[in-house]
RNA sequence: GUCCCGGUAGCUCAGCUGGAUAGAGCAACUGCCUUCUAAGCAGUAGGUCGUCGGUUCGACUCCGACCCGGGACG
Numbered sequence: 001g002u003c004c005c006g007g008u009a010g011c012u013c014a015g016c017u018g019g020a021u022a023g024a025g026c027a028a029c030u031g032c033c034u035u036c037u038a039a040g041c042a043g044u045a046g047g048u049c050g051u052c053g054g055u056u057c058g059a060c061u062c063c064g065a066c067c068c069g070g071g072a073c074g
Stems, first nucleotide, its partner, number of pairs: 001073007010026004019057001028044005050066005
């Protein structure tokens, strides 16, 4: 330098034949339970979906450029 994969909650990830409110597990917080802690049960909060632009009535999803991480080739 060329090509491929990935970037979504604090962490690990799902969701991508475009469709209405963006989710799960773990972690955090609150309550119940317990002599206390842990475990268990119930609930709550937490996101500019890497950045900028484009297409569209509508974009996490499609297109372009760029940034970051990993890999292959040279």
Molecule: transfer RNA
Organism: Candidatus Wirthbacteria bacterium